RNAcentral holds the sequence, with entries from ENA.
This is a predicted structure of a 71-nucleotide RNA (transfer RNA) from Spirochaetaceae bacterium 4572_7.
NCBI's taxonomy places the organism under Bacteria, Pseudomonadati, Spirochaetia, Spirochaetales, Spirochaetaceae.
It matches the Rfam family "tRNA".
RNA sequence: AGGGGGUUGGUGUAAUGGUAACACGACGGUCUUCGGAACCGUAACUGGGGGUUCAAUUCCCUCACUUCCUG
Repeated sequence: AGGGGGUUGGUGUAAUGGUAACACGACGGUCUUCGGAACCGUAACUGGGGGUUCAAUUCCCUCACUUCCUG
């Protein structure tokens, strides 16, 4: 310098253009002599900016960060 992958709750990951989900964690409750476990519930997330579309995590452009390949 050129090219590919990745960026989503606190963490690890899903999601065929149509209500963003699961596990762990956090918080509250039930239970327990207490704690833990179990069960029930709650909060929290799409890297930044623009475009297409009735509708964008998803498609397009650009930027940032990260990783890999080529020279």